Predicted 3D model of a 73-nucleotide RNA (transfer RNA) from a Candidatus Woesearchaeota archaeon. Its Rfam family is "tRNA". Its family is annotated with triplet codon-amino acid adaptor activity in the Gene Ontology. It is annotated as a transfer RNA. From the family's description: Transfer RNA (tRNA) molecules are approximately 80 nucleotides in length.
[in-house]
RNA sequence: GGGUCCGUGGCAAAGUGGCUAAUGCGAGAGCCUGCAGAGCUUUAGAUCGAGGGUUCGAGUCCCUCCGGGCCCU
Numbered sequence: 001g002g003g004u005c006c007g008u009g010g011c012a013a014a015g016u017g018g019c020u021a022a023u024g025c026g027a028g029a030g031c032c033u034g035c036a037g038a039g040c041u042u043u044a045g046a047u048c049g050a051g052g053g054u055u056c057g058a059g060u061c062c063c064u065c066c067g068g069g070c071c072c073u
Base pairs, nucleotide, nucleotide: 001072002071003070004069005068006067007066010025011024012023018056027043028042029041030040031039049065050064051063052062053061
């Protein structure tokens, strides 16, 4: 330098054009317990890497850039 895949709460991870962006772990609160753990209930937290475009509508499609994985040179 070329090709390809990826970037979504603190972490992992689903969603592949149409609602309020799932879920698990973790965190806070409550129940339970002599205390803790486990279990149960509940709460908060992401406008989706950045910018632009297409569309009535974009996390999802297109372009540029940033970062990362793999392959080739």